Model confidence (mean pLDDT): 77 of 100.
A computed fold for a 383-nucleotide RNA from a Vicinamibacteria bacterium, annotated as Bacterial RNase P class A.
The organism belongs to Vicinamibacteria, within Bacteria.
The RNAcentral record of the sequence draws on ENA.
Rfam family: Bacterial RNase P class A. Rfam links the family to the GO terms ribonuclease P activity, tRNA processing and dimeric ribonuclease P complex. By type it is a ribozyme.
The gene name in the source record is rnpB.
RNA sequence: GGAGCGGGCCGGGCGAUCGCCGCGGCGGCGUAUUGGCCGGGGAGGAAAGUCCGGACUCCAUAGGGCAGCGUGCUGGUUAACGGCCAGCGGGGGCGACCCCAGGGAAAGUGCCACAGAAAACACACCGCCGAACUCGCGAGGGAAACCCCGCGGGUGGCAAGGGUGAAAAGGUGCGGUAAGAGCGCACCGCCGUCGUGGCGACAUGGCGGGCAGGGAAAACCCCACGCGGAGCAAGACCGAAUAGAGGGGCGUUUGAGGUCGGCCCGGCCGAGGCCCCCGGGUAGGUUGCUGGACCCCGCGGGUAACCUCGGGGCUAGAGGAAUGAUCGUCGCCCGCCGCGCAAGCGGCGGGGACAGAAUCCGGCUUACAGGCCCGCUCCGCGA
Numbered sequence: 001g002g003a004g005c006g007g008g009c010c011g012g013g014c015g016a017u018c019g020c021c022g023c024g025g026c027g028g029c030g031u032a033u034u035g036g037c038c039g040g041g042g043a044g045g046a047a048a049g050u051c052c053g054g055a056c057u058c059c060a061u062a063g064g065g066c067a068g069c070g071u072g073c074u075g076g077u078u079a080a081c082g083g084c085c086a087g088c089g090g091g092g093g094c095g096a097c098c099c100c101a102g103g104g105a106a107a108g109u110g111c112c113a114c115a116g117a118a119a120a121c122a123c124a125c126c127g128c129c130g131a132a133c134u135c136g137c138g139a140g141g142g143a144a145a146c147c148c149c150g151c152g153g154g155u156g157g158c159a160a161g162g163g164u165g166a167a168a169a170g171g172u173g174c175g176g177u178a179a180g181a182g183c184g185c186a187c188c189g190c191c192g193u194c195g196u197g198g199c200g201a202c203a204u205g206g207c208g209g210g211c212a213g214g215g216a217a218a219a220c221c222c223c224a225c226g227c228g229g230a231g232c233a234a235g236a237c238c239g240a241a242u243a244g245a246g247g248g249g250c251g252u253u254u255g256a257g258g259u260c261g262g263c264c265c266g267g268c269c270g271a272g273g274c275c276c277c278c279g280g281g282u283a284g285g286u287u288g289c290u291g292g293a294c295c296c297c298g299c300g301g302g303u304a305a306c307c308u309c310g311g312g313g314c315u316a317g318a319g320g321a322a323u324g325a326u327c328g329u330c331g332c333c334c335g336c337c338g339c340g341c342a343a344g345c346g347g348c349g350g351g352g353a354c355a356g357a358a359u360c361c362g363g364c365u366u367a368c369a370g371g372c373c374c375g376c377u378c379c380g381c382g383a
Base pairs, nucleotide, nucleotide: 001379002378003377004376005375006374007373008372009371010370012330013329014328015327016326017325018324020042021041023039024038025037026036029035044354048365049364051363052362053361054360055359056231057230058229059228068227069226070225071224072223073087074086075085076084077083088102089100090099091098092097103222104221108220109219111215112214125162126161127158128157129156132155133154134153135152136151137150138149140147141146170188171187172186173185174184175183189211190209191208192207193206194205195204196203197202235287236286237285238284246277247276248275249274250273257269258268259267260266294313295312296311297310298309300307301306332351333350334349335348336347337346338345339344
């Protein structure tokens, strides 16, 4: 200098004006689901997807099981998790490092497209062989029966090689054979068993067995473990108007009540009506509501996730849903032009993402203009 790997962080700053939503204060002003003035606060790293896990609330619940759903190597961590950490095993990369739903297919059932002979009680298309039996032809030997050799075919032997496929009944090599084959042997693999190391997953070694056995469980299934349901529109409190259930009172020409502005008189209307109490509960309001398994720093324990202790910090709380817009200036990025050997400087123009709380919290996943920092690997060059 180039190419990469892993991790962490930022997500424009300041000011002015006009608005929006809460909170606190003020009133010699106004008003009654509330205006004005002053002060202060007001989105994120993912607030997102709503995919997991919990807190909280209500309902259900003696205990156990079935069904259903989820998880699935080991040990930790945690309130919990399908998260995280450290390992193990497998796979990829020269490497830093990355990826894996990673229990059981010798319990059972089902499936394996196309191609291919055959996709699972293995089989034989091309091919190899001619040992054994047999047929035909030819040469030779023999007096003959017959023997021997060569070629071709059948019965037959084989599964090494070719071919098909995602996958074909261990792999490599030597021996062996008619050709072959765990047929024999060595090593690797596999199965069983015994030891050693490790909490464990597992690793490693000895001995024995020629070798059971295809794939897929993100097919059903089996095994182990976990899970009661619904969700802040949970839930709690207050509660109109109107209608209505219940109770009580008054009243129907002995006129309750309504109306004629209030009162008296008077007029008119007037009856399963008028008044009162009350349960539930609608609209609406209040609450739940935001300070918590919280964040940062430091000592200590632990490889780490994480934990203990000490110090410091943290005022969104809306509800068809506020947190915005404009301008100035600085900063960042891009393009063009000019100057300069270059670093760079100046001018003009443009850009600034993904996205927006909705009870709260721990994770995961996904999106993102532009930029910063740390550690590491490989290659090249120089000293």